[in-house]
Context: one part of a larger RNA
Molecule: large-subunit ribosomal RNA, domain VI
Organism: food metagenome
RNA sequence: CGUUGGAAAUUUGAGAGGAGCUGUCCUUAGUACGAGAGGACCGGGAUGGACAUACCUCUGGUGUACCAGUUGUCGUGCCAACGGCACAGCUGGGUAGCUAUGUAUGGUUGGGAUAAGCGCUGAAAGCAUCUAAGCGUGAAGCCCCCCUCAAGAUGAGAUUUCCCAUCUUUUUAAAAGAGUAAGAUCCCUGAGAGACGAUCAGGUAGAUAGGCUGGAAGUGGACAUUUAGUGAUAAAUGGAGCGGACCAGUACUAAUCGAUCGAGGA
Numbered sequence: 001c002g003u004u005g006g007a008a009a010u011u012u013g014a015g016a017g018g019a020g021c022u023g024u025c026c027u028u029a030g031u032a033c034g035a036g037a038g039g040a041c042c043g044g045g046a047u048g049g050a051c052a053u054a055c056c057u058c059u060g061g062u063g064u065a066c067c068a069g070u071u072g073u074c075g076u077g078c079c080a081a082c083g084g085c086a087c088a089g090c091u092g093g094g095u096a097g098c099u100a101u102g103u104a105u106g107g108u109u110g111g112g113a114u115a116a117g118c119g120c121u122g123a124a125a126g127c128a129u130c131u132a133a134g135c136g137u138g139a140a141g142c143c144c145c146c147c148u149c150a151a152g153a154u155g156a157g158a159u160u161u162c163c164c165a166u167c168u169u170u171u172u173a174a175a176a177g178a179g180u181a182a183g184a185u186c187c188c189u190g191a192g193a194g195a196c197g198a199u200c201a202g203g204u205a206g207a208u209a210g211g212c213u214g215g216a217a218g219u220g221g222a223c224a225u226u227u228a229g230u231g232a233u234a235a236a237u238g239g240a241g242c243g244g245a246c247c248a249g250u251a252c253u254a255a256u257c258g259a260u261c262g263a264g265g266a
Base pairs, nucleotide, nucleotide: 001152005163006162007161008160009159010158011157015149016148017147018146021049022048023047024046025045026044027043033038051106052105053104054103055102059100060099061098062097066093067092068091069090070089071086072085073084074083075082076081110144111143112142117137118136119135120134164265166178167177168176169175183261184260185259186258187203188202189201190200191199208254209253210252211250212249213248214247215246218242219241224237225236226235227234228233
């Protein structure tokens, strides 16, 4: 821009893409078959491999604004307590998020038309013949069934709901312009989203983000004081203190005030 008024939502599916794999074991059954050796079809069940998709409850990884320990040095006047730098100084752990080696799920089944093949009926050709007319059966393959996208499918579909029939100009027409309606955007706070757009959650009639409060995961026993010890250190107060992303509550801060677009329907 189009989709023949303007919107919001829910959809149909022309079409396109994806998936499609397979082993072993048990049973049927040591049966059929076979002199024996050996050893099934058909059918039923169990469990794997590889692959794919989703997710983070579990097991782990990472986790550079979380916690602790520790070396050297500099600083906060000193002690103590802290901070800076040294690869994040090094080391031990670790929330959210992201992840696989972790967890879950999938290929199935079924229908249709067929290939080779196997057939029925059946002439040409009094017989015979699956074929010439006609009718069946038949595959991991084909088309559906399963998953995803999808009406720019210009063949532009459908359904539901909302908004209404204003004003001006003229060349009177499916015209141009204006302010509006439903609605939308700008702007702002953001994340289940993200390169930017977009998407989604919100904008005071508000929990959108930050802060604060409470809690959780985590770390692992804070500062200070007292006690014991010459001291290093240990114990008690005390599952202490701290605690990024997690879960709630709470308008304290910031989403203020505003602006723009948007129909009149042959």